This is a predicted structure of a 74-nucleotide RNA (transfer RNA) from a Phycisphaerales bacterium. The organism belongs to Phycisphaerales, within Bacteria. Rfam family: tRNA. By type it is a transfer RNA.
[in-house]
RNA sequence: GGGCGAUUAGCUCAGUUGGCUAGAGUGCCAGCAUGACACGCUGGAGGUCACAGGUUCGAGCCCUGUAUCGCCCA
Numbered sequence: 001g002g003g004c005g006a007u008u009a010g011c012u013c014a015g016u017u018g019g020c021u022a023g024a025g026u027g028c029c030a031g032c033a034u035g036a037c038a039c040g041c042u043g044g045a046g047g048u049c050a051c052a053g054g055u056u057c058g059a060g061c062c063c064u065g066u067a068u069c070g071c072c073c074a
Base pairs, nucleotide, nucleotide: 001073002072003071004070005069006068007067010026011025012024013023019057028044029043030042031041032040050066051065052064053063054062
């Protein structure tokens, strides 16, 4: 330098054919429970869907560019 893939909650990851309000586990906070803790149960907070632009009535999803990370080729 070229090709491919990834980027979504603090962390690890889902997200169907583009369609109404974006999810899970874990972590965090509160409550329950316990003599107290751990485990457990219930609830809650937490999101610029990497960034910018485009297409569309409508984009996490499609297109283009940029950035970062990984793999392969030279």

Its mean pLDDT, the model's own confidence on a scale to 100, is 82. The sequence was found in a public genome assembly.